[in-house]
């Protein structure tokens, strides 16, 4: 990152039967609001006081009665400050807890005590004239009171002198005494009671205060002027700068003031094992608010949701002159939204507000309606019921699963419905009184009632088809490119269920911010180092105290929520009652062990003192020699220098090079070291001088004085900068030369800034031990440095064991991911700091601040990516390293590369030029023979469709077919005609029947059609290289190692030897196999003839011939043995294995050569040998035939053959093989032809005949360096064979022609001995041949190499690695292109919060006037303000031409540091 788990005021998609509960339902626009209702009542406080309408009378116009003292209004009272809604504001005493008020209020209730007397003038409404479109008023008349005034009367009320008591934490309070001063009332109805006025009291609510508590931001650090305190005044129901005039200058702040952003706060919910985390719907408490601001009045209470006054913005009505409204109350509209119910029903319940009641009025409440929004319940049937139906999936076709699942049969009766009843909710002295809900009985009838997701892992659940990186899918990892359990679709299986998935949100897993519980050498992370204020922490003993802390204990932590008993709805949700908790805060007491606080004391922690010591420890002066430059003279004469090899460059104007002198500026060799010192950067010639620290010993002081350290402060390499000096080398930048494809680089000539010094800045490193300081503890061995002790009579020197200190290796335990680390800890504890929390972006952008600049310090976010990262491990791989090997390279032969032709391949061409094979390991390769056929989806062009082949089955029937003849045609092939059957059974004529064959028709046949990346088998190749493995043990957390290392040794992991874990063993090596080299034996035909005989058609007389009788001597054939094995001898080696050299032997160390080819690797090659999935075809990509193609030709390579000549070439001449072959064949002898061949046919199925002649060789002459008597291409002419046929397109002969070629550039192949090299032979395929190929054969017969630097390759053991498709790999960075977010930017717009001025409503206080007894009224004015205006800034946000840089992205450029 990511999932699985709860949870939700949800929405969304696909489904949906009922009920109860909750109940839960505008989370977005504190945007706007039609319409209707939401707060009124009292006539037992007052005056008034109708009208319909009945009724009676009427003069018909009306009057009276009743309606009725009723509706209405209007004075008056209580109430309207409650409920009820919502969270916009708000970071605050707003909330919460706990405390206070001795600084305070309190109508309605409630207790108590006392009173309730005498007067008065008014004023609505009313009449009645007016204005106005309305709202609404104005003037006169005239009237009531529980309205309103006066008077009186009074206290235990209020004021204020004074005084006593008693308390308290201060100011004080409470009680009492004295004498003064001031203030009250309202009646009604009726005859009991309800107001009414005063004090004091309670109970409920209320108003102030204090402490702790309460999100994020320091890229917000200084804020603050009524501000902090005083006094004296005002103001309030009360304290207070709450206000005010004066007077101080305070006051808040890093424990984070001030600013900035978010946010109602708490009971409580959700998650969590729990500490937390997150929340603040619904239900309670609390607060704020009612369009937006402001303001007061009324009253007990508001600065007032449906009161007002005045300002702003809406809206609406208007006669334009003026008015009216405020749904964040209930419904509802319309708007935004992913989204949220009815313009219902009743006051029957409970509650409120009036009334004395009756009542009346309550979108408060009860309650239905609508939405599965939630939790809880119940249903959609039970029971039987296999032949295991049918459909469908599937399959290895047998089967198997859907499945007792349906069908069928019994049965039940919940819910939904119909129809009756009625208990409850009902309780208000009787009575009455239900909006809605609910309980009973009966009825009919398996009927009305199941979906959703998911099945590649995580994760429970699998096949099959379709699709083919398409079309989708995906929480993460990823599936998809023809065989997809990941897509789509069906079976079918898994999991829930009237629901079931998806998005969104929150915990949680996540010990991934770690109090409970993380790290920081190398994974992110220790500040470059020190010194130190705050802060944190602190030795030893004793005595107090009681903050902290432990018990105990008051009060408080509202109710409701959680939990736990019991109960109540049939059960659950739900609800009651009781208990528990609420982990908190608080009162009072104990205890003192710790910590803390206060006294005293102490010495071991820190420090002083004394005496010693080592040192490149730090500034400052002097002074020193090499060395390099340079000047001046000398000497000397051509080249120096410099590189891998040059060149710029110096240099006859005299360099280098030598010497002599003088001058400079920078650096200190050797000693120097695992060495020394410094807090680190560092620090190194010698001398002196100033000065810091550290160790060592002695005790003798002081008495916790320490330790760490946020912020601050000093240092602080090198490069950089300033100012003024210096300037030898050496040296960026720059110039030249080289190198390179290129070379702004690396080499080399030169050279400025720097380097050097003074003084002043910068402040950063991979400032590293990538390891903070400090104490304490916990095996050791070794070493060096510089003390102190002991030995030796002293003294150099030297031992010698200890002990502290510093510096180092090595190492138990321990830690650690692991490498490592291990008293110098990364161990095991303590205190304190710093500092991380996936990569990239980014130590970057923007604020801030520091710098003279260059920069630094601090330091994000948007977008991305699913990883980065750290040890280790096994491999590859290095232009790493050791060690070893190979014809690997050198040493040597020939050779390819030039030519000609031959052949194979690319290209190109064509109607085709059929496929394949592609580095080594494709190219004389499949292909061991393309004229036809081979031969092919090669190309033209006819033809054919159960087919050229093979099964099966159905029907025909005995005709066809075969075979023969014609006719057409280039053939196939197509058409006609003739002709005949076979077996078997019955008795013959005959019949019956089969099954080969034929026709038709199905089924299937075919396919050298794709896929070699689906396979199988086969093969190459790295290699005949010495490797690859395993059991067991043993080491490691683990991957793995060991064993196979290592030390010798070999062709070889062959072999020996070691041991601190190896011990066996398998497949490879090797050995066994075959051939070849000697010997022996056995067996002699077709082989052989030594010796005997014969024979000859031979004879040079010596002989020759194996014809023949014979023979096994020899050769040889071909069987079975022997033979070798480091066995012998010396020498080297570890008394080893082996080497090295000899004997002896036909051969000697695997004799020579074959065959044998581990584990893998290369998706090597083959699907055109052969088998094979799956796909494609099926009057065609099948099968037949003609003819052309596979042979094409400007080119290019790769293989070879022939030459280029005299080591050779013609001529002709004399020799010696050895391994094949052979019947449609070898094919002798003779004839014939120059020749190929031709007639001919002896012999031979072969050790017997035949191909067959072997060729270089060898001798003798001939040719005499040249395009030849070399070469033979290529041409024309005559032939010859083979064959249906040689035109495209055969090989051969003979003539005749007679090309290039005079040894081959750069590169490149092969070979280490019978091998190269060089000659010929054979043979398979095959009518014939294109073979100069391939595969055997055997004749001649050589040179080098006793090396391993290099180039290739491979072994093996080691190092590096950021590679594992393994270097052909991995990957950076510009430029180009698309996209994405951002940062600057002339500016543009738009919000906020203040500050300074203008202007100033309405209203409160003051103060002036008019009229007045005076109040109230009305005008004016003053402070002070809402709103608006100005005008500089500040801050936040969108946009913006242009531009930076970033992050993705498809196979693009350019270069590899």
């Nucleotide at each position: 990152c990511u999932c699985a788990g709860c949870g939700c005021g949800a929405a969304c998609g696909c489904u949906g039967g009922c009920g109860g509960c909750a109940u839960u339902g505008g989370u977005u626009a504190a945007a706007g609001c039609a319409u209707g209702c939401a707060a009124g009542u009292c006539g037992a406080a007052c005056g008034c006081g109708a009208a319909a309408g009945c009724a009676a009378c009427u003069u018909c116009g009306g009057u009276u009665g009743c309606a009725a003292g009723u509706a209405a209004a209007g004075u008056g009272g209580c109430g309207a400050a409650a409920g009820g809604g919502c969270g916009a504001g708000u970071a605050a005493c707003g909330c919460g807890u706990u405390u206070c008020u001795a600084a305070c209020g309190u109508a309605c209730c409630u207790c108590c005590a006392g009173g309730u007397c005498a007067g008065g003038g008014a004023u609505a409404g009313c009449a009645u004239c007016g204005g106005g479109a309305a709202a609404c008023u104005g003037g006169u008349g005239g009237u009531a009171a529980u309205a309103c005034c006066u008077g009186a009367u009074g206290a235990c009320c209020c004021c204020g002198c004074g005084u006593u008591g008693u308390c308290g934490c201060a100011u004080g309070g409470c009680a009492g005494c004295c004498g003064g001063g001031g203030c009250a009332a309202a009646g009604g109805u009726u005859u009991a009671c309800c107001g009414c006025c005063u004090a004091g009291g309670g109970a409920g609510c209320g108003g102030g205060g204090a402490a702790c508590g309460u999100c994020c931001u320091a890229u917000c650090a200084g804020g603050u002027u009524g501000u902090u305190g005083g006094u004296g005044g005002g103001g309030u129901a009360a304290u207070g700068g709450c206000c005010u005039a004066c007077c101080a200058a305070g006051c808040c702040u890093u424990a984070g003031a001030c600013g900035g952003g978010u946010a109602g706060c708490g009971g409580g919910u959700g998650u969590g094992a729990g500490a937390g985390c997150a929340u603040g719907a619904c239900c309670c408490g609390c607060c704020g608010c009612a369009u937006c601001g402001g303001g007061a009045c009324u009253g007990a209470g508001a600065c007032a949701c449906u009161g007002c006054c005045c300002g702003g913005a809406c809206u609406c009505c208007u006669a334009c002159g003026g008015g009216a409204g405020g749904c964040u109350g209930c419904a509802g509209u319309a708007a935004c939204g992913a989204a949220u119910a009815u313009u219902c029903c009743a006051c029957a319940a409970u509650g409120g507000g009036c009334g004395a009641a009756a009542g009346c009025c309550u979108g408060a409440u009860g309650g239905a309606g609508c939405a599965a929004u939630g939790c809880c319940g119940c249903g959609u049937g039970u029971g039987g019921g296999a032949u295991g139906a049918a459909g469908c999936a599937u399959c290895u076709a047998g089967g198997u699963g859907u499945g007792u699942a349906a069908a069928c049969c019994a049965c039940u009766g919940u819910c939904a419905g119909g129809a009756g009843c009625u208990a409850g909710g009902a309780a208000c002295a009787c009575a009455a009184u239900g909006a809605c809900c609910a309980g009973c009985u009966c009825c009919a009838a398996a009927g009305g009632a199941a979906g959703g997701g998911c099945c590649g892992g995580c994760u429970a659940a699998c096949u099959u088809c379709g699709u083919g990186c398409c079309a989708g899918c995906a929480g993460c990892c990823g599936c998809g490119g023809u065989a997809a359990u990941a897509c789509g679709a069906a079976g079918g299986g898994c999991c829930c269920g009237a629901g079931c998935g998806u998005u969104g949100c929150g915990c949680g897993g996540a010990a991934u911010c770690a109090c409970u519980g993380g790290g920081c050498u190398u994974a992110a992370a220790g500040c470059g180092u020190a010194c130190g204020c705050a802060g944190g922490c602190g030795g030893a003993u004793a005595u107090g105290u009681a903050a902290g802390u432990a018990c105990c204990u008051u009060g408080u932590g509202a109710a409701a929520u959680c939990c736990c008993a019991c109960g109540g709805c049939u059960c659950a949700a739900c609800c009651g009652u009781g208990g528990a908790a609420c982990u908190g805060c608080u009162u009072g007491g104990u205890a003192a062990a710790c910590u803390a606080c206060a006294u005293a004391u102490c010495u071991u922690g820190a420090g002083a003192u004394c005496g010693g010591u080592a040192g490149g420890g730090g500034c400052c002066a002097u002074c020193g020699g090499a060395a390099c430059g340079a000047u001046a003279g000398g000497u000397g004469g051509a080249g120096c220098g410099g590189u891998g090899a040059a060149a710029u460059g110096c240099g006859u104007a005299g360099a280098u090079a030598u010497c002599u002198a003088u001058c400079g500026g920078a650096a200190c060799g050797c000693c120097c070291a695992a060495g020394g010192c410094g807090a680190a950067g560092g620090c190194a010639g010698a001398u002196g001088g100033c000065u810091g620290g550290g160790c060592c010993g002695a005790u003798u002081c002081u008495g916790a004085c320490g330790c760490u350290c946020a912020u601050g402060u000093a240092c602080g390499a090198a490069a950089g900068c300033g100012u003024g000096g210096g300037g030898a080398g050496c040296g960026a930048a720059c110039g030249g030369g080289a190198u390179u494809a290129g070379a702004u680089a690396c080499c080399c000539c030169g050279g400025u800034a720097g380097u050097c010094c003074a003084c002043g800045c910068c402040c950063u490193a991979a400032a590293c031990g990538a390891u903070g300081u400090g104490c304490a503890c916990u095996a050791g061995a070794u070493c060096g440095c510089a003390g102190a002790g002991a030995c030796u009579c002293u003294g150099a020197c030297g031992u010698c064991g200890u002990u502290g200190u510093c510096g180092a290796u090595c190492g138990a335990a321990g830690a650690g991911a692991a490498a490592u680390u291990g008293a110098u800890a990364a161990g095991u504890g303590c205190a304190c700091c710093g500092c991380c929390u996936g990569g990239g972006g980014a130590g970057u952008a923007c604020g801030g601040u520091c710098g003279c600049a260059a920069g630094g310090c601090u330091a994000a976010a948007a977008c991305u990516c699913a990883a980065a990262g750290g040890a280790a491990u096994u491999g590859a791989c290095g232009g790493g390293g050791g060690c070893u090997c190979a014809c690997a390279c050198a040493a040597g032969c020939g050779g390819u590369g030039g030519a000609g032709c031959a052949u194979g391949u690319g290209g190109c061409u064509u109607a085709a030029u059929u496929c394949g094979a592609a580095g080594c390991a494709a190219c004389g390769c499949g292909a061991a023979g393309a004229a036809c056929c081979u031969u092919a989806u090669c190309c033209u062009g006819g033809a054919u469709u159960u087919g050229a082949c093979a099964u099966g089955c159905a029907u025909g029937g005995a005709u066809u077919a075969a075979c023969c003849u014609c006719g057409u045609g280039a053939a196939a092939g197509c058409g006609a005609g003739g002709c005949c059957a076979c077996g078997c059974c019955c008795u013959u004529u005959g019949g019956g029947u089969g099954g080969a064959a034929c026709a038709u028709a199905c089924a299937c046949a075919g396919g050298u059609g794709c896929u070699g990346c689906a396979u199988g088998g086969c093969u190459g190749u790295c290699g005949u290289c010495a490797g690859c493995u395993c059991g067991u043990g043993c080491u490691g957390u683990g991957a793995a190692g060991u064993g196979u290392c290592g030390g010798g040794u070999u062709a070889a992991g062959u072999c020996c030897c070691u041991u601190a874990a190896a011990c066996g063993a398998g497949c490879g090596a090797a050995a066994c196999c075959c051939u070849u080299g000697c010997c022996g034996u056995u067996a002699g035909u077709u082989g052989c003839c030594a010796g005997c005989g014969c024979g000859c058609a031979c004879u040079u007389c010596g002989g020759g011939u194996g014809g023949c009788g014979g023979g096994g001597a020899c050769u040889c054939u071909a069987g079975c043995g022997g033979g070798a094995c480091u066995g012998c001898c010396g020498g080297u080696g570890u008394c080893a294995a082996a080497c090295c050299g000899g004997a002896g032997g036909a051969a000697g160390g695997u004799g020579g050569g074959g065959a044998u080819g581990a584990c893998g690797u290369c998706a090597a090659g083959u699907c055109c040998u052969c088998a094979u999935g799956g796909c494609c075809u099926u009057u065609a990509u099948g099968c037949c035939c003609u003819g052309g193609g596979c042979u094409g030709c400007a080119c290019a390579c790769g293989u070879g053959c022939u030459a280029c000549a005299a080591u050779g070439g013609a001529a002709g001449g004399u020799a010696c093989a050895g391994a094949g072959c052979g019947a449609a064949g070898c094919g002798a002898u003779g004839c014939c032809g120059c020749g190929a061949g031709g007639c001919g046919g002896a012999g031979c199925a072969a050790a017997u005949c035949g191909c067959a002649a072997a060729a270089a060789a060898c001798a003798c002459g001939c040719c005499c360096c040249a395009g030849u008597u070399c070469g033979g291409a290529u041409u024309g002419g005559a032939g010859u064979c083979u064959g249906c046929a040689a035109c495209u397109c055969g090989a051969c002969u003979g003539c005749u022609u007679g090309a290039a070629g005079u040894u081959g550039g750069a590169a490149u192949c092969g070979c280490u001995a019978g091998u190269a090299a060089u000659c010929g032979c054979g043979u398979a395929u095959c009518a014939g041949c294109u073979a100069c190929g391939a595969c055997g054969c055997g004749g001649u017969g050589a040179a080098u190499a006793u090396g391993u630097u290099c180039c290739u390759g491979a072994g093996c053991c080691u190092u590096g690695u950021a590679c594992a498709c393994a270097c052909c790999g991995c990957c950076c960075g510009u430029c180009a292109a698309g996209c994405c977010a951002u940062g600057g930017g002339a500016g543009c717009c738009g919000g906020g919060a203040g500050c300074g001025c203008c202007c100033g409503a309405a209203g409160u206080c003051g103060c002036c006037c008019a009229a007045a007894c005076u109040c109230a009224u009305g005008g004016g004015u003053g402070c002070a303000u809402a709103c608006g205006g100005c005008a500089a800034g500040c801050u936040c946000g969108c946009u913006g031409a242009c531009u930076g840089g970033g992050a993705c992205u498809a196979a693009g450029u350019c270069g590899u540091a």
This is a predicted structure of a 1457-nucleotide RNA (small-subunit ribosomal RNA) from an uncultured prokaryote. The coordinates come from a structure-prediction model, not an experiment, and the mean pLDDT is 81.